This is a predicted structure of a 475-nucleotide part of an RNA (small-subunit ribosomal RNA, 3' major domain) from a metagenome. Its Rfam family is "Bacterial small subunit ribosomal RNA". Gene Ontology terms of the family: structural constituent of ribosome and ribosome.

[in-house]
Context: one part of a larger RNA
RNA sequence: UGACGGGUCUCCGCACAAGCGGUGGAGCAUGUUGUUUAAUUCGAUGAUACGCGAAGAACCUUACCAGGGCUUGACAUCCCAGUGAAAGGUGUAGAGAUACAUUUUUCCUUCGGGACACUGGUGACAGGUGGUGCAUGGUUGUCGUCAGCUCGUGUCGUGAGAUGUUGGGUUAAGUCCCGCAACGAGCGCAACCCCUAUUGAUAGUUGCUAACAUUAAGUUGAGGACUCUAUCGAGACUGCCAGUGAUAAACUGGAGGAAGGUGGGGAUGACGUCAAAUCAUCAUGCCCCUUAUGUCCUGGGCUACAAACGUGCUACAAUGGCUGGUACAAUGGGUCGCCAAACUGCGAGGUGGAGCUAAUCCUAUAAAGCCAGUCUCAGUUCGAAUUGGAGUCUGCAACUCGACUCCAUGAAGUUGGAAUCGCUAGUAAUCGUGGGUCAGAAUACCACGGUGAAUACGUUCUCGGAGAUUGUACA
Numbered sequence: 001u002g003a004c005g006g007g008u009c010u011c012c013g014c015a016c017a018a019g020c021g022g023u024g025g026a027g028c029a030u031g032u033u034g035u036u037u038a039a040u041u042c043g044a045u046g047a048u049a050c051g052c053g054a055a056g057a058a059c060c061u062u063a064c065c066a067g068g069g070c071u072u073g074a075c076a077u078c079c080c081a082g083u084g085a086a087a088g089g090u091g092u093a094g095a096g097a098u099a100c101a102u103u104u105u106u107c108c109u110u111c112g113g114g115a116c117a118c119u120g121g122u123g124a125c126a127g128g129u130g131g132u133g134c135a136u137g138g139u140u141g142u143c144g145u146c147a148g149c150u151c152g153u154g155u156c157g158u159g160a161g162a163u164g165u166u167g168g169g170u171u172a173a174g175u176c177c178c179g180c181a182a183c184g185a186g187c188g189c190a191a192c193c194c195c196u197a198u199u200g201a202u203a204g205u206u207g208c209u210a211a212c213a214u215u216a217a218g219u220u221g222a223g224g225a226c227u228c229u230a231u232c233g234a235g236a237c238u239g240c241c242a243g244u245g246a247u248a249a250a251c252u253g254g255a256g257g258a259a260g261g262u263g264g265g266g267a268u269g270a271c272g273u274c275a276a277a278u279c280a281u282c283a284u285g286c287c288c289c290u291u292a293u294g295u296c297c298u299g300g301g302c303u304a305c306a307a308a309c310g311u312g313c314u315a316c317a318a319u320g321g322c323u324g325g326u327a328c329a330a331u332g333g334g335u336c337g338c339c340a341a342a343c344u345g346c347g348a349g350g351u352g353g354a355g356c357u358a359a360u361c362c363u364a365u366a367a368a369g370c371c372a373g374u375c376u377c378a379g380u381u382c383g384a385a386u387u388g389g390a391g392u393c394u395g396c397a398a399c400u401c402g403a404c405u406c407c408a409u410g411a412a413g414u415u416g417g418a419a420u421c422g423c424u425a426g427u428a429a430u431c432g433u434g435g436g437u438c439a440g441a442a443u444a445c446c447a448c449g450g451u452g453a454a455u456a457c458g459u460u461c462u463c464g465g466a467g468a469u470u471g472u473a474c475a
Base pairs, nucleotide, nucleotide: 001475002474003472004471005470007469008468009467010466011465012464013463015459016458019423020422021421022420023419026314027313028312029311030310031309032308033307034305035304042053043052064300065299066298067297068296069295070294073125077124078123079121080120081119082118083117084116088103089102090101091100092099093098106115107114108113127289128288130287131286132285136283137282138278139277140276141274143272148187149186150185151184152183153182154163155162156161167178168177169176193266194265195264196263198234199233200232201231202230203229204228208223209222212221213220237260240254241253242252243251244250316416320375321374322373323372324371325370326369332363333362334361337356338355342351343350344349382413387408388407389406390405391404392403393402429451430450431449432448433447434446435445
């Protein structure tokens, strides 16, 4: 100087407390361990792995296994020789890769050849999701959006170092003020950026409709007022007032205001820590394989199942289930696409073909809600797993192993032990909607809006963090 303390002091955080809702019990989904297997590819493993890489494993993907093939190779460059094609269509054999047969078909030219492509050969080489993240780059998690981490000059100390950065206040903040052997500065904080809350100007189509006509309908004429859209502005700064404070910084209350003291949210992550994660995104040193650890194909596996754990979904019901009627969104996406009307099927769907490269058309009925009716506390008109049957769709192909529909079936489950998680406001809870991935395949992920709470006395205690100080057989 640090680190540590079941030392002290000060402060902060959904850290505790006060509340609300869960997990832990059930069924299922999904990930992991374990076991099994020819293979169940690999990685991630306290917090910081476990609906994680994977924004989507039937084939492909695919890296794994079995079998069948190839060896300058599936891919790149160079050299030599040959051919004029290559690619495609058809047929035969085969599980296919592949092999054979057949068919159509290049360009330029100074006619020497050249371009391009394929076949064969030779070796240089290719190739490797093989190893090492403890050789690395890059990227990422975490402490932590915590308020810290340092430097120059000066001064003090033999020196390691100290000072500044400590002290008195204050702040979300090393934020600011005052003091001080310090004076300044840098990376962080804040601000600058984006969205949102109010408003002005400009602009009115595909958007809107107050007035005037018109219609079943902003449908059409018309209009730019309103909504909205999208560009530029305004607005909030402790600016104003009172009190407290040291006449400071600031704090408390108030006025005005759409908004008040960082208005709300996002992006933004200092010096560093964990030899943290990743050689399987990519790049890369070294090592290893080279008729195989490379490469092509068919089939299988990654989907197994005694058991254990994590994360979720659906429930156990009356603040509810079912039936009928009825109201109100926002974000998005769409031409290899979204798909209307109409007809048809109980339904998943099918037929159909209008419109739309989209403020125009489509997706697209939002659901909870509200108004009626019914059920009357029961393993039920709760709950939906499981199983049987019949179908639909995508796709060469749904057996292993897809999603959905209809009929029947109707498990467990009556609120969950010890323990444990999230959340402070348009939040929790609850309700539906959209998107990416994607041929098909979400209870996951990412977004969007609707309805919309309770509680916070406080900092003794638990956990984590910041600062000061003290002790130390630690470095």